Predicted 3D model of a 410-nucleotide RNA (Bacterial RNase P class A) from Vibrio cortegadensis.
It matches the Rfam family "Bacterial RNase P class A". By type it is a ribozyme. From the family's description: Ribonuclease P (RNase P) is a ubiquitous endoribonuclease, found in archaea, bacteria and eukarya as well as chloroplasts and mitochondria. Gene Ontology terms of the family: dimeric ribonuclease P complex, ribonuclease P activity and tRNA processing.
NCBI's taxonomy places the organism under Bacteria, Pseudomonadati, Pseudomonadota, Vibrionaceae, Vibrio.
RNAcentral holds the sequence, with entries from ENA.
RNA sequence: GGAGUUGACUGGAUAGUCGCUGCUUCAUUGAUGUCCUUCGGGAGACUGAUGGAGGGGAGGAAAGUCCGGGCUCCAUAGAGCAGGGUGCCAGGUAACGCCUGGGGGGCGCGAGCCCACGACAAGUGCAGCAGAGAGAAAACCGCCGAUGGCUUAAUCUUCUUUAUUCUUCGGAGUAGGGAAGUAAGCACAGGUAAGGGUGAAAGGGUGCGGUAAGAGCGCACCGGACGUCUGGUAACAGUGCGUUGCAAGGUAAACUCCACCCCGGAGCAAGACCAAAUAGGCUUCCACAUUGCGCUGCUCGCGUAAGGAAGCGGGUAGGUUGCUUGAGCCAGUGAGCGAUUGCUGGCCUAGACGAAUGGCUAUCACCGUGCAAGCGGUACAGAACCCGGCUUAUGAUGUCAACUCCACCU
Numbered sequence: 001g002g003a004g005u006u007g008a009c010u011g012g013a014u015a016g017u018c019g020c021u022g023c024u025u026c027a028u029u030g031a032u033g034u035c036c037u038u039c040g041g042g043a044g045a046c047u048g049a050u051g052g053a054g055g056g057g058a059g060g061a062a063a064g065u066c067c068g069g070g071c072u073c074c075a076u077a078g079a080g081c082a083g084g085g086u087g088c089c090a091g092g093u094a095a096c097g098c099c100u101g102g103g104g105g106g107c108g109c110g111a112g113c114c115c116a117c118g119a120c121a122a123g124u125g126c127a128g129c130a131g132a133g134a135g136a137a138a139a140c141c142g143c144c145g146a147u148g149g150c151u152u153a154a155u156c157u158u159c160u161u162u163a164u165u166c167u168u169c170g171g172a173g174u175a176g177g178g179a180a181g182u183a184a185g186c187a188c189a190g191g192u193a194a195g196g197g198u199g200a201a202a203g204g205g206u207g208c209g210g211u212a213a214g215a216g217c218g219c220a221c222c223g224g225a226c227g228u229c230u231g232g233u234a235a236c237a238g239u240g241c242g243u244u245g246c247a248a249g250g251u252a253a254a255c256u257c258c259a260c261c262c263c264g265g266a267g268c269a270a271g272a273c274c275a276a277a278u279a280g281g282c283u284u285c286c287a288c289a290u291u292g293c294g295c296u297g298c299u300c301g302c303g304u305a306a307g308g309a310a311g312c313g314g315g316u317a318g319g320u321u322g323c324u325u326g327a328g329c330c331a332g333u334g335a336g337c338g339a340u341u342g343c344u345g346g347c348c349u350a351g352a353c354g355a356a357u358g359g360c361u362a363u364c365a366c367c368g369u370g371c372a373a374g375c376g377g378u379a380c381a382g383a384a385c386c387c388g389g390c391u392u393a394u395g396a397u398g399u400c401a402a403c404u405c406c407a408c409c410u
Stems, first nucleotide, its partner, number of pairs: 001406009010395001012364007020057002023054008034043003059380001063391002066389005071267004083262005088102005103117001104115004118257002123255002125251002140196002142192003147189002149186005156181011204222006223246001224244005229238003271321004281312006290306006328347008365378005
């Protein structure tokens, strides 16, 4: 200098100006309760409106709503089944599917990164294409053809038998048949998983022996499995020791089995409080002037409903609350490899609801472009009860630290 890895931080700055929304405070003013009063009025908590001043006002993800909790209400004897989830080990935590440390496997020269990583030897299922064969499997090419079968040996070997010739009568020869063997051939039965070929995958690897050819068939080494020992809390590890030729390939984000966890539901539009007008309900009282009904067919009278007044309760609009002091943040310090946690001190940091947190101008900063003046750009996105995570978006090619590899110089 180049190429990378990991972690942390930051998310344009300043000024002016015009606004928005809470809070504090001051002034003016309106109304209500209250108090004083000589009854004319006066004081005035709280609160509404207007104005002034001061001060606060989005994020690292506020997002997706995917996990885990707090909080709230309704429901709820207990247990089991069903259901859902998690899945190497240990630790952290309120809890988690999160985090930390470790083990194992894979990738990278490396710093480092990635992995749902229990069980397929309980059972059931699944596997496109290719291939002869995909499972306690398979013979397509190739190799062999030991064994069995077939052919040849007109002139192989041995034995046996029939006919015939010779004979010294012991046998010898010739021709034919049979049996057994041997050699060569065929590649028919068959053997063979070493080689070729197919495939993601074809029943450990290399070598020697062995064999008809082959094969853990035998042996050596390597690897594996099981047991034991040692180390480790454990996962697991070990060219420790012993046993075993090595056994039923893959797949469980396939059913399933095993272990553990959860398990009633709804969510701040949860829930709590105050509560108008109108309509309706209930209670009490008033009145029979009018109308209806009842006591009696008529009159009077009485009762009752409609009627009037007061009160009560439910509920709507509306308001208040829940609401931001919390598994909080910052600093120091102790424990721990770390996640995290103990102690001490300090701080209060949005709380809206047709839902504020913004617009414009100037200067500067950074990036791109241009000789320059200048021009263009400065992301992703926005709280809604609150926390802990994860995931996704975003680097305008931002800043810092540690580390790795390569090249060069000293």